Predicted 3D model of a 155-nucleotide RNA (glmS glucosamine-6-phosphate activated ribozyme aptamer). The model forms 87% of the base pairs in the Rfam consensus. It was read from a public genome assembly, where an Rfam model found it. Its Rfam family is "glmS glucosamine-6-phosphate activated ribozyme aptamer". From the family's description: This entry contains a glucosamine-6-phosphate activated ribozyme that is found in the mRNA for GlmS. GlmS is an enzyme that uses fructose-6-phosphate and glutamine to generate glucosamine-6-phosphate. The coordinates come from a structure-prediction model, not an experiment, and the mean pLDDT is 77.

[in-house]
RNA sequence: AAAUAAUAGAAAGCGCCAGACCUGAUUCCGCAAACGGGUUAACGAGGUGGAAAGUGAUCGAGUGUUUCGGCGGAUGCUUUCCCGGUUUCCAGACCGUCAGAUAUGCACAAAACACACGGGUAACCGAGUGAUACAAAACCAUAUCGCUGGAGUAA
Numbered sequence: 001a002a003a004u005a006a007u008a009g010a011a012a013g014c015g016c017c018a019g020a021c022c023u024g025a026u027u028c029c030g031c032a033a034a035c036g037g038g039u040u041a042a043c044g045a046g047g048u049g050g051a052a053a054g055u056g057a058u059c060g061a062g063u064g065u066u067u068c069g070g071c072g073g074a075u076g077c078u079u080u081c082c083c084g085g086u087u088u089c090c091a092g093a094c095c096g097u098c099a100g101a102u103a104u105g106c107a108c109a110a111a112a113c114a115c116a117c118g119g120g121u122a123a124c125c126g127a128g129u130g131a132u133a134c135a136a137a138a139c140c141a142u143a144u145c146g147c148u149g150g151a152g153u154a155a
């Protein structure tokens, strides 16, 4: 490097379903009930240096009968340790590879809605058009402020 076999993985606003809602050409005389039948169960934006612990894990959009209720996970936050950036080194402080704080400002989405298509008995699912629709946070831009102590080197 190639081939074969086994195992593991694949997703991370993500996965799942014991409740509830909804539905059923199934069982059933039946609109009741059953079911080891089904369906739904968060709309995008943004987000990871490594490890551990804790924690109801960021932002807005839509709705106001379920985006209900719950389980698991998780890139959030806090603390500790390690690595790294801001200064050559050490400690501190602030940060995380585009690696300081604060203020101000700009831009960017999908669902929803309307119309229409395909699949399904149905609940519902998939994919379109209106549409360059409509956010906030972060980012970014600008402004202001910006390292503290020590060591070392040079002038």
Stems, first nucleotide, its partner, number of pairs: 014072004019068001020040001022038002024035001026034002043060003049082007083096004088151005100145006113130003117126003